[in-house]
Molecule: RNase P RNA; transfer RNA
Organism: Rhodovulum iodosum
RNA sequence: GCGGAUGGCCGGAUGGCCGCGGUGCCGGAUCCCAUCCGGUAUCGAGGAAAGUCCGGACUCCACGAGGCAACGGUGCCGGGUAACGCCCGGCCGGGGAAACCCGAGGGAAAGCGCCACAGAGAACAAACCGCCCCUGUCCGCAGGGGUAAGGGUGAAACGGUGGGGUAAGAGCCCACCGCGGGCCUGGCAACAGGGCCGGCACGGCAAGCCCCACCGGGAGCAAUGCCGAAUAGGGACCCCGCGCUCCGGAGCUGAUCCGGGGCAGGGCGGCUUCGGCCCAGGGGUCCGGGUUGGCAGCUGGAGCGCACCGGUAACGGUGCGCGCAGAGGAAUGGUCAUCCAGCCCCGGAUCUUCGGUCCGGGGUGGACAGAAUCCGGCUUACAGGCCGUCCGCGCGU
RNA sequence: GGCCCCGUAGCUCAACUGGAUAGAGCAGGCGACUUCUAAUCGCCAGGUUGAGGGUUCAAGUCCUUCCGGGGUCG
Numbered sequence: 001g002c003g004g005a006u007g008g009c010c011g012g013a014u015g016g017c018c019g020c021g022g023u024g025c026c027g028g029a030u031c032c033c034a035u036c037c038g039g040u041a042u043c044g045a046g047g048a049a050a051g052u053c054c055g056g057a058c059u060c061c062a063c064g065a066g067g068c069a070a071c072g073g074u075g076c077c078g079g080g081u082a083a084c085g086c087c088c089g090g091c092c093g094g095g096g097a098a099a100c101c102c103g104a105g106g107g108a109a110a111g112c113g114c115c116a117c118a119g120a121g122a123a124c125a126a127a128c129c130g131c132c133c134c135u136g137u138c139c140g141c142a143g144g145g146g147u148a149a150g151g152g153u154g155a156a157a158c159g160g161u162g163g164g165g166u167a168a169g170a171g172c173c174c175a176c177c178g179c180g181g182g183c184c185u186g187g188c189a190a191c192a193g194g195g196c197c198g199g200c201a202c203g204g205c206a207a208g209c210c211c212c213a214c215c216g217g218g219a220g221c222a223a224u225g226c227c228g229a230a231u232a233g234g235g236a237c238c239c240c241g242c243g244c245u246c247c248g249g250a251g252c253u254g255a256u257c258c259g260g261g262g263c264a265g266g267g268c269g270g271c272u273u274c275g276g277c278c279c280a281g282g283g284g285u286c287c288g289g290g291u292u293g294g295c296a297g298c299u300g301g302a303g304c305g306c307a308c309c310g311g312u313a314a315c316g317g318u319g320c321g322c323g324c325a326g327a328g329g330a331a332u333g334g335u336c337a338u339c340c341a342g343c344c345c346c347g348g349a350u351c352u353u354c355g356g357u358c359c360g361g362g363g364u365g366g367a368c369a370g371a372a373u374c375c376g377g378c379u380u381a382c383a384g385g386c387c388g389u390c391c392g393c394g395c396g397u
Numbered sequence: 398g399g400c401c402c403c404g405u406a407g408c409u410c411a412a413c414u415g416g417a418u419a420g421a422g423c424a425g426g427c428g429a430c431u432u433c434u435a436a437u438c439g440c441c442a443g444g445u446u447g448a449g450g451g452u453u454c455a456a457g458u459c460c461u462u463c464c465g466g467g468g469u470c471g
Base pairs, nucleotide, nucleotide: 001393002392003391004390005389006388007387008386009385010384012339013338014337015336016335017334018333020044021043022042023041024040025039026038027037028036029035046368050379051378053377054376055375056374057373058220059219060218061217063275064274065273066272067271068270071216072215073214074213075212076090077089078088079087080086091105092103093102094101095100106211107210111209112208113205114204115203128151129150130147131146132145133144134143135142136141159177160176161175162174163173164172178200179198180197181196183194184193185192186191224296225295226294227293234287235286236285237284238283239282240281243263244262245261246260247259248258249257250256265279266278267277268276303322304321305320306319307318308317309316310315340366342364343363344362345361346360347359348358349357350356351355398470399469400468401467402466403465404464407423408422409421410420416454425441426440427439428438429437447463448462449461450460451459
């Protein structure tokens, strides 16, 4: 210098004028609260605010603990975290010459199911062509048997390569590889390495059902609470009453009444157990519901920045500093000037000359997109730029 | 703003438990019949199954990420 890999950051700047929303202060309408108006000070979108795909906080569903079933989700190992399907580190497999990248990566010897077409045969194998042996022969071949090395079909053909062996062949035998079982060593583990045994029995699909392990109650800020005019539904309080059965008493048997004991109905967002809670029939009196609207929830929070310490890292701890949008049919805008990347054009200089670099001038000029309860992630969109680390090649010293 | 559902030819719908050229009716084009038209009959064309990626031998179908449309909640 060229080509590539990867991590992080920024994503126009400054000022003038006009305007919008929040908050504080001052003044006024109006005597106070509240509200409104004016002035002033200050603050006012993002890395994704987006998609709503995961995980939480928070609130309600009347409540808590346990079990079971269904449904849904996750899935190598270890760690991080409030939690996660996220992140970090490692293992294994795949790609690349390398830096590095990719992987929904448990179980197919628990069971069920599927594997179209082609092909002889598609899952307790089978024999179309072929090869070999025997018999017959009109020498073209036919019949019987053996075999699975070769051909052919297919996405996939029942271990692979080499040697021995054989009529031809074959784990039939042997070596190595693969596979399975068990042992030793290292590692927290996934796993790796090394002997030993087994002649091979076990194809693929679980983003088909399923099995195993673990996790999950449901709904969502238009949740939810408060204020609030008039109805319906409804609610509160008071009084009376409240089922079945047993025992004792009163009562002439009985009806009935009094006291005591036991049991029971319905409901509680899948079922169930334990506990707990609520409801029941009649009458009277009183209250008044929440659509529009207003207030709260509403932004100080798993917060942000810097430094140090622990850790390979994700991350954690300590200290110091900061105040950082809160609208609610929904503010965060418009315009002008100067400047800056970037791009284009012109002129000049220079060099390693179809081009690059530098100087001067002119024009153009900034993407994707915008909070809506909040937070942690993922995914998707994005003009252009900056910084760092690494790999390969070439040249020079 | 939250939640839920859907997407196959111009329109309305099929396609079984993934299996091979994705079918049918209406509409369209051509031809036949008719003096002509309609009706009827025959033939034809028309699809990146909303888009991308993945699983699988194989995807309209299974998984995932986007795109578009609809419904509902005060």